[in-house]
This is a predicted structure of a 690-nucleotide part of an RNA (large-subunit ribosomal RNA, domain II) from a Myxococcota bacterium.
Context: one part of a larger RNA
RNA sequence: GUCCGCGAGUUACUCCUCGGCAGCAAGGUUAAGCCGCGAGGUGGAGCCGUAGCGAAAGCGAGUCCGAACAGGGCGUCUAGUUGCCGGGGGUAGACCCGAAACCAGGUGAUCUAGCCAUGGCCAGGUUGAAGCUCGGGUAAAACCGAGUGGAGGACCGAACCGUAGUAGGUUGAAAACUACCCGGAUGAGCCGUGGCUAGGGGUGAAAGGCCAAUCAAACCUGGAGAUAGCUGGUUCUCCCCGAAAUAUAUUGAGGUAUAGCCUCGUGCGAUCACUGUCGGAGGUAGAGCACUGGAUGGGCUAGGGGUCCUACCAGAUUACCGAACCCAACCAAACUCCGAAUACCGACAAGUGCAGCAUGGGAGUCAGACUGCGGGUGAUAAGAUCCGUAGUCGAGAGGGAAACAGCCCAGACCGCCGGCUAAGGUCCCCAAGUUCACGCUAAGUGGGAAAGGAAGUGAGGGCGCUUAGACAACCAGGAGGUUGGCUUAGAAGCAGCCACCCUUUAAACAGUGCGUAAUAGCUGACUGGUCUAGUGCCCUUGCGCCGAAAAUGUAACGGGGCUCAAGCGUGACACCGAAGCCGCGGGUUCGAGAGUUCUUCGGAACUUUCGUCCGGUAGGGGAGCGUUCCAGUUGCCAGCGAAGCUCGACGGUAACGACGGGUGGAGGCUCUGGAAGUGCCUAUGCGGAC
Numbered sequence: 001g002u003c004c005g006c007g008a009g010u011u012a013c014u015c016c017u018c019g020g021c022a023g024c025a026a027g028g029u030u031a032a033g034c035c036g037c038g039a040g041g042u043g044g045a046g047c048c049g050u051a052g053c054g055a056a057a058g059c060g061a062g063u064c065c066g067a068a069c070a071g072g073g074c075g076u077c078u079a080g081u082u083g084c085c086g087g088g089g090g091u092a093g094a095c096c097c098g099a100a101a102c103c104a105g106g107u108g109a110u111c112u113a114g115c116c117a118u119g120g121c122c123a124g125g126u127u128g129a130a131g132c133u134c135g136g137g138u139a140a141a142a143c144c145g146a147g148u149g150g151a152g153g154a155c156c157g158a159a160c161c162g163u164a165g166u167a168g169g170u171u172g173a174a175a176a177c178u179a180c181c182c183g184g185a186u187g188a189g190c191c192g193u194g195g196c197u198a199g200g201g202g203u204g205a206a207a208g209g210c211c212a213a214u215c216a217a218a219c220c221u222g223g224a225g226a227u228a229g230c231u232g233g234u235u236c237u238c239c240c241c242g243a244a245a246u247a248u249a250u251u252g253a254g255g256u257a258u259a260g261c262c263u264c265g266u267g268c269g270a271u272c273a274c275u276g277u278c279g280g281a282g283g284u285a286g287a288g289c290a291c292u293g294g295a296u297g298g299g300c301u302a303g304g305g306g307u308c309c310u311a312c313c314a315g316a317u318u319a320c321c322g323a324a325c326c327c328a329a330c331c332a333a334a335c336u337c338c339g340a341a342u343a344c345c346g347a348c349a350a351g352u353g354c355a356g357c358a359u360g361g362g363a364g365u366c367a368g369a370c371u372g373c374g375g376g377u378g379a380u381a382a383g384a385u386c387c388g389u390a391g392u393c394g395a396g397a398g399g400g401a402a403a404c405a406g407c408c409c410a411g412a413c414c415g416c417c418g419g420c421u422a423a424g425g426u427c428c429c430c431a432a433g434u435u436c437a438c439g440c441u442a443a444g445u446g447g448g449a450a451a452g453g454a455a456g457u458g459a460g461g462g463c464g465c466u467u468a469g470a471c472a473a474c475c476a477g478g479a480g481g482u483u484g485g486c487u488u489a490g491a492a493g494c495a496g497c498c499a500c501c502c503u504u505u506a507a508a509c510a511g512u513g514c515g516u517a518a519u520a521g522c523u524g525a526c527u528g529g530u531c532u533a534g535u536g537c538c539c540u541u542g543c544g545c546c547g548a549a550a551a552u553g554u555a556a557c558g559g560g561g562c563u564c565a566a567g568c569g570u571g572a573c574a575c576c577g578a579a580g581c582c583g584c585g586g587g588u589u590c591g592a593g594a595g596u597u598c599u600u601c602g603g604a605a606c607u608u609u610c611g612u613c614c615g616g617u618a619g620g621g622g623a624g625c626g627u628u629c630c631a632g633u634u635g636c637c638a639g640c641g642a643a644g645c646u647c648g649a650c651g652g653u654a655a656c657g658a659c660g661g662g663u664g665g666a667g668g669c670u671c672u673g674g675a676a677g678u679g680c681c682u683a684u685g686c687g688g689a690c
Stems, first nucleotide, its partner, number of pairs: 001690006011092003015089010027048003033042003052059002062074004095233002098230001102223006113197009122187001124156003127152001131148006160184003165180004199215001201211003236624006246259005260365002262362007272353004276348005286338001287336002292332003296328004303321002305318004368393010398409003413586004418582003424576003427560003433573001435572006446562001452546002456543010473530005479503003484498003509524001513522002587614001590611009625679001627676006635669003644663005650657002
């Protein structure tokens, strides 16, 4: 791991509450005990009900507060009670398994820590302290030398003790080892034997180490089924309905209570929702500047600053600042002279839907998510966060979006090798147009992106010039007063300042740019000619271009592939396309009608017709299947083969139930009821087998 077996809402209570059924009913009912084999009888103590109100005295269909004969609160105007079964609650372990821990009483120092007592062990080699002897030396010493001597938590190094490093081992040879290497090795050394210290205690050259492979409080048994607002698990079927992830409170935040939302019963009986009309209240969107504030420019003007004048008083002036006021143009969630659409409240009747309210039983929900719209927070960030509003998911399958809870379409009772559509599609993968008409795009744009940039290209519009010849190009002219005046070393069209005239002309600037030291030179404006028909500038708009760099591999159409398209825009027709809709057959819910049967006369069951309903998690309600045992009854089956096992193409909406063959070898079934150790895929479930 698989299979088989076991495995979780039980039981008790004269407790509380509600429902179903039954008995009796202003009553209902006994408990212990006693009698009895039992069935049952007896037992009226007690309990509930029949009257309430008040804290109470107390009063009483009333009573309490109160001065009240005022007002109000709670009552009165009748239905209970007992039993059985069931839903829920309470008390108990209370659906099952699960702690980390706490406490009590014991067991442990054969491991290990320390200590006590008594014993044992340490090859070999090296160094050579004190002391002593002799010699030297001294006044005597000190001191020096040689010898002797044999000290040391001395040195090297086996046994022994240890384990710093590396490698291996890591389902090991081993629940701590192996190899190499390394530390100590007469000492605070190592070891044997016997003994002592015990769990909030010991022991500890101290690591929270060790106290029997266990230690921030050992182990065993018990309290004990500790507690677990936590995690996991919780076993057959079908039918009807069907949530919530909110508010308030909480030592509250992943828990709980009440309300909200779901379900079931009962009562009320159209009260409900939507649409329409009418009537209301309102200060949002927008807008506005009349208030409160903000804020730009101009005007005007108190006040202030500067300058001038002034002994003082006073005055002049100002390209400074500037309240108020005026003009123009603005801004605001906490501004409003204004002011919608919706939404909200109400009235009316009709239509559509089939709801609504009250009360009682049972819940679940209190982590929500995304998308559109209105906002706050944030950075007009977030698959962010917090509100509102709608939808979807949650609890929703099907089709589309390549794939993709929350997007688009659409709500799956069952069956059909029938039809029509939705979103989205119709060249191939891949069902359906290589459909039609008119345009656009050349970028594979389509098939990712901004500011910004550009004689890309299509459409519309405006203003110029133009056969009296425009635009571009080419040829020619582009002059004179004059080097204008000033300035300047110079200033001659072209450093700078001022002015910008006149003449000849087809035209020609007191000069557009380059250039020179200044001139010169080139060029432009302007004019003629050649040529010949358009040309210049601007605005709006469609589609494209650049801007454009990322990590395994094309990789920014799902792919192939696509260019008068298989891209984009507009229009048209056809087709495909879902569990949507229709058709055919079948089933179910609820309502209504008819019929049959039964009836306790309330109704129930069945048949049939019409309408209607039938996605579904938590959850509520209903109806069933199967297992073990018991009672009754009828009947039945069985060695001519029961149960069990096994194979098979049978029946039923399902749980399941027959039938036949084989195996098996002794019990089993139907019916009506009853009682439960009553249904397993999952709890890293438990036991066994493999």
NCBI's taxonomy places the organism under Bacteria, Pseudomonadati, Myxococcota.